[in-house]
RNA sequence: GGUAGAGGUUGCAGAUGACAACAGUAAUUUAAGGGAGUUCACAGACAAAGAACUUAAAUGAAAGGGGAUUUUGCCGAAAUAAAAAAUAGGUUGAAGUUUUUUAUUGGGUGUAUAAAUAAUAUUUAUACAACUGUCAUUAAAAAGGGAUUUUUAAUGUUGAGCUAUC
Numbered sequence: 001g002g003u004a005g006a007g008g009u010u011g012c013a014g015a016u017g018a019c020a021a022c023a024g025u026a027a028u029u030u031a032a033g034g035g036a037g038u039u040c041a042c043a044g045a046c047a048a049a050g051a052a053c054u055u056a057a058a059u060g061a062a063a064g065g066g067g068a069u070u071u072u073g074c075c076g077a078a079a080u081a082a083a084a085a086a087u088a089g090g091u092u093g094a095a096g097u098u099u100u101u102u103a104u105u106g107g108g109u110g111u112a113u114a115a116a117u118a119a120u121a122u123u124u125a126u127a128c129a130a131c132u133g134u135c136a137u138u139a140a141a142a143a144g145g146g147a148u149u150u151u152u153a154a155u156g157u158u159g160a161g162c163u164a165u166c
Base pairs, nucleotide, nucleotide: 001166002165003164004163005162008075011074012073013072014071015070019066027059028058029057030056031055032054033053037046038045039044040093041092042090078105079104080103081102082101083100084099085098086097087096106132107131109129110128111127112126113125114124115123116122133158135156136155137154138153139152140151141150142149143148
């Protein structure tokens, strides 16, 4: 350097998606009040033949996010941060999305804080706690002719790692 594997039935990510929620919300119509703006920014469009907003009645969604099931690819799987490039709509920007580079993180769980969000769901980040996987050291027990191997406990470490093999 190549190949094949292990951590876990709560490993990681993608697709599908019953279902819950979004929500009796947005929007539309009618009536009354209101009195000049509404739309992310600009343009454009709508608006005194009455904007935003409020009340009452009627009709009444959707997207993003979550998620049972099924299935695909895998074990830096993947996630986050920064930078660069590209990107629809009328145009530039913002936001969002995709790709690349650099840096950090072994893994999931719980708690607390913060941000996103309709949300107490969920995601992300940080800190703490125990659990767990890898490697190393020490001690005890068992097996072995011995080197050593296995199990348990403690301590430390962590993926560019570890195990087997060529």
Molecule: Lysine riboswitch aptamer
Organism: uncultured Cetobacterium sp.